[in-house]
RNA sequence: GCUCUCGUGGCUCAGGGGUAGAGCACUUCCUUGGUAAGGAAGAGGUCGGCGGUUCAAAUCCGCUCGUGAGCU
Numbered sequence: 001g002c003u004c005u006c007g008u009g010g011c012u013c014a015g016g017g018g019u020a021g022a023g024c025a026c027u028u029c030c031u032u033g034g035u036a037a038g039g040a041a042g043a044g045g046u047c048g049g050c051g052g053u054u055c056a057a058a059u060c061c062g063c064u065c066g067u068g069a070g071c072u
Stems, first nucleotide, its partner, number of pairs: 001071004006066002010024004018055001026042005048064005
């Protein structure tokens, strides 16, 4: 230098055009003599950034940043 993968709550990951989800973690409550386990409720992400297409973009396209791998 070229090619490809990945980037989504604190962490690990789903979702691939129609208002963004799960598990764990966190907060409050219930249960207990107390803890753990269990149960109920809740908060938390404008989807790496910028632009384009579209009535509508996390999703499609371009550029760019970061990450990992391959080739030279």

About this RNA: Predicted 3D model of a 72-nucleotide RNA (transfer RNA) from Sulfurimonas hongkongensis. The coordinates come from a structure-prediction model, not an experiment, and the mean pLDDT is 82. RNAcentral records the identical sequence in 4 taxa. Lineage of the source: Bacteria > Epsilonproteobacteria > Campylobacterales > Sulfurimonadaceae > Sulfurimonas. Rfam family: tRNA. Gene Ontology term of the family: triplet codon-amino acid adaptor activity. The RNAcentral record of the sequence draws on Rfam.